[in-house]
Context: one part of a larger RNA
Molecule: large-subunit ribosomal RNA, domain I
Organism: Alphaproteobacteria bacterium
RNA sequence: GGCGCUCGGUGAAUGCCUUGGCACUAAGAGACGAUGAAGGACGUGACAGCCUGCGAAAAGUCACGGGGAGCUGGCAAUAAGCUUUGAUCCGUGAAUAUCCGAAUGGGGAAACCCACCACGUAUGUGGUAUCCCAGCCUGAAUACAUAGGGCUGGGAGGUGAACCCGGGGAACUGAAACAUCUAAGUACCCGGAGGAAAGGACAUCAAAUGAGACUCCGCUAGUAGUGGCGAGCGAACGCGGACUAGGCCAAUGACAUUCAAUACGUAACUGGAACGGUGUGGAAAAGCCGGCCAUAGAGGGUGAUAGCCCCGUACAGGUAGAAGUGUUGAAUUGUAUUCGAGUAGGGCGGGACACGUGAAAUCCUGUCUGAACAUGGGAGGACCAUCUUCCAAGCCUAAGUACUACUUAGUGACCGAUAGUGAACAAGUACCGUGAGGGAAAGGUGAAAAGAACCCCGAAGGGGGAGUGAAAUAGAUCUGAAACCGGGCGCUU
Numbered sequence: 001g002g003c004g005c006u007c008g009g010u011g012a013a014u015g016c017c018u019u020g021g022c023a024c025u026a027a028g029a030g031a032c033g034a035u036g037a038a039g040g041a042c043g044u045g046a047c048a049g050c051c052u053g054c055g056a057a058a059a060g061u062c063a064c065g066g067g068g069a070g071c072u073g074g075c076a077a078u079a080a081g082c083u084u085u086g087a088u089c090c091g092u093g094a095a096u097a098u099c100c101g102a103a104u105g106g107g108g109a110a111a112c113c114c115a116c117c118a119c120g121u122a123u124g125u126g127g128u129a130u131c132c133c134a135g136c137c138u139g140a141a142u143a144c145a146u147a148g149g150g151c152u153g154g155g156a157g158g159u160g161a162a163c164c165c166g167g168g169g170a171a172c173u174g175a176a177a178c179a180u181c182u183a184a185g186u187a188c189c190c191g192g193a194g195g196a197a198a199g200g201a202c203a204u205c206a207a208a209u210g211a212g213a214c215u216c217c218g219c220u221a222g223u224a225g226u227g228g229c230g231a232g233c234g235a236a237c238g239c240g241g242a243c244u245a246g247g248c249c250a251a252u253g254a255c256a257u258u259c260a261a262u263a264c265g266u267a268a269c270u271g272g273a274a275c276g277g278u279g280u281g282g283a284a285a286a287g288c289c290g291g292c293c294a295u296a297g298a299g300g301g302u303g304a305u306a307g308c309c310c311c312g313u314a315c316a317g318g319u320a321g322a323a324g325u326g327u328u329g330a331a332u333u334g335u336a337u338u339c340g341a342g343u344a345g346g347g348c349g350g351g352a353c354a355c356g357u358g359a360a361a362u363c364c365u366g367u368c369u370g371a372a373c374a375u376g377g378g379a380g381g382a383c384c385a386u387c388u389u390c391c392a393a394g395c396c397u398a399a400g401u402a403c404u405a406c407u408u409a410g411u412g413a414c415c416g417a418u419a420g421u422g423a424a425c426a427a428g429u430a431c432c433g434u435g436a437g438g439g440a441a442a443g444g445u446g447a448a449a450a451g452a453a454c455c456c457c458g459a460a461g462g463g464g465g466a467g468u469g470a471a472a473u474a475g476a477u478c479u480g481a482a483a484c485c486g487g488g489c490g491c492u493u
C1' cells in the first nucleotide's frame, strides 16, 4: 500500500409525521368608499426587536348579552398586577380612530410644508377641491337680455379576483415560402354596470300543415355552405331538454322612496348516553377477562391502537325574533312614456352576419340623398308576380346561464418539506436591480424541559464525572443510507 471485517467521523438520502398547500362540493355573500375606502406610514406594552391587535381614549374605552376560573396576544421568559363585587374570553351595538392615500384649503420629492375664515380665554374645534344637476342672487361689451360671477342643496370621483356589455385592437403562428386568408375580434388598452350582465315579447320563422319573447344545454353537423375552393372557417330550419311571464305610452297604471302589518330568519352559547379489572410496559387506549351506551361506532386529543377518559358527535334547547329578506297595504314626493321621418329605402366607401363582393338577401353606418302613412309598409337569400306572414324607426321585464377575491360546513384511488402555493418557518421576507421587475434557502429533542444542580480539565467553544429520562450514539442534530475521510483487528505485498 491492497483486500476483508469492524468502530467512528462527515453527509443528509430514506422512513414516519404535519401546523401548510392543491382540487372540488353544498350553502351564503357578491361589494367597500367624502359618515374618508382599498392600501400604507408612524406610533401604541413595565420591554430592544419582529408578528398580531389597536390609534394620542392607541394589545385598548362604554353598554347589553353569553360564560364561570383563571388572566395580562405570539416568539418568551421576568417583573408588576387584575379576577366569584364575575376578570380574561366570545357575540351584538356604540365611542375613539394620528398622518398619507380618490385625498378634497394651497403646495408637494406620499405619510411633509404653508395658509385663510368662523367660534372659543386657550391647547383647539369646524369649514374652505373639482365636475355635474337643481334653485336663488347678481351681472359685461349692450337698452332688454345673454355670457360671466356668487351662494345654497344634492350627486359623482377611488378601490376590488373572475364573470358581463361596449369602444379600440396586434403580432408570433398556420398556410410546410408569402401578400388575400389564418392566428382573432384572441392577447392587450380604455369606458361602464351588476350580483349576475347581456338579450327579450316578432316589421321572427315556416312553407301550403303551421309555430309563437329571450337565454342556456344536447342533437341537427363537421352537414348546407364559405374558402389563394388552399390552410382553414363553419351555420340555420327542425327535434329533445332547462326555465317559463309578460307588460307600458297620460292614469284608478308602472318604477323608485318612506311608513305600517305580516311571514321567514339569527350570534355568542346550553344540555348531551355508556367501563372496570388484570398482567406486560416508562406510559395502556394494545393483549386477556367481564360489562355498558348507541337518533351518538364523524373526527380530534390523551405517555402505544379508546364508542363508554377529554373535546366532541346524533338529538334537543337558546337569546335583541335585532340586522336582513319576501309579501301585502297606505302615504308623499319624484321619474319615464304622445305608437315612433331626416326614419325605411337608394348611391358611394367600409363593417357585421358561418357567407372573403359574390347572383348576395339581412343588419350597422362615414358621406350624398330620401318615401309611404294601414286604401299603407316590411320580410320570405339578387329581382318580378302571386301567395303567406308580420307591423320597424318608443320603453321595461324575473327564471333557466357565467364567475368566485370572500364566509361557513364538508369531500379527495390529491401533495407530504427538492413534493404541495414562490411562501408549513420574521415570505413576496432576506437578497439582487437606478427602475419596471426578479426572488430564495430555511419544518421534526422528549410523553413531560424533567433542557443536565454540583465537581473536575480547558482561554473560550468544548470535554470528563454526577444527575434527569424508557432511551442522552434522544443533549439542543427524530430516523441517520451512500459517496468521501479516519481508527482498530486479520490476511497479504
Base pairs, nucleotide, nucleotide: 001492002491003490004489005488006487007486008485009484015478016444017443020415021414022412023411024410025409026408027407028406029404030403031159032158039100040099041098042055043054044053046078049075050074051073061094062093063092064091065090066089070082071081072080105114106113107112115128116127117126118125119124130156131155132154133153134152135151136150137149138148163194164192165191166190167189168188174181178228204211205210215242216241217240218239219238225233226232246396247395248394249340254335255334256333257331258330259329260328261327262326263325264324269317270316271315275290276289277288278287291308292307293297299311300310301309345369346368347367348366349365350364351363352362355381376391377390378389379388380387431438432437454465455464456463457462